[in-house]
């Protein structure tokens, strides 16, 4: 120079938008308070349409955000065990693998436009990418 392989997951947040749930509006209908009757206005059941420039509840959510945990690395220890080698061949000995336990480490990190998926949208995914220093 090449070519492969790994860069983890769970909770949260920052953020986001509208399936659904609740909130508004508006119309329908039924219902309620007087002696009665109708009207309306107010409240209230039930419902269709609308609304996210609606605080919010389910819901997505960060490589360069939090936090644990894994994992990998390095030190250090007991048991077995497995192996090269050594020897006086023995409940032998040094070294190295596996396993398991502990203790520390897991670093940096500017970054579009555009297209992607779920209802949708997004610091999601494309993406530690163009591109930049």
């Nucleotide at each position: 120079c090449c070519g492969g392989g790994g860069c983890g997951c769970a909770c949260c947040u920052a953020g986001g938008g509208u399936u659904c749930c609740g909130c508004u509006g508006c119309c329908g209908u039924c219902c309620g308070g007087g002696c009665g009757c109708a009207c309306g206005a107010c409240g209230g059941g039930c419902g269709a349409c609308a609304g996210g420039c609606c605080u919010g509840g389910u819901c997505c959510g960060a490589g360069a955000g939090g936090u644990g945990c894994a994992u990998g690395c390095a030190c250090g220890g007991a048991c077995g065990u497995c192996g090269u080698c050594c020897g006086a061949u023995c409940u032998g000995g040094c070294c190295g693998g596996c396993c398991c336990c502990g203790u520390g480490u897991u670093c940096c990190a500017c970054g579009g436009c555009g297209g992607g998926a779920c209802a949708a949208a997004a610091g999601c995914c494309c993406g530690g990418g163009a591109g930049g220093u």
Molecule: Guanidine-I riboswitch aptamer
Organism: Blastococcus sp. CT_GayMR16